[in-house]
RNA sequence: GCGUGCCUAGCUCAGCCUGGUUAGAGCACCUCGUUUACACCGAGGGGGUCGUAGGUUCAAAUCCUACGGCACGCA
Repeated sequence: GCGUGCCUAGCUCAGCCUGGUUAGAGCACCUCGUUUACACCGAGGGGGUCGUAGGUUCAAAUCCUACGGCACGCA
């Protein structure tokens, strides 16, 4: 340099192919209950400009383009 895959919550990921109701799960975190206390368990809660910027569309995490980052392959 070329090609492929990936980037979504603090972490690990689903959802993307086939656009459409409010963006979800587990773990973590906070509060309450329980306990002498901690843990476990139970109930509740907060947290996302979906890598960035544009484009298409009535409507974009989802389609298109460019850029950035990571991984792998080729040279």
The RNA shown here (transfer RNA) has 75 nucleotides and comes from Parcubacteria group bacterium QH_9_35_7.
The prediction has a mean pLDDT of 82.
Taxonomically the source falls in Bacteria candidate phyla (Bacteria).
Rfam family: tRNA. Its family is annotated with triplet codon-amino acid adaptor activity in the Gene Ontology.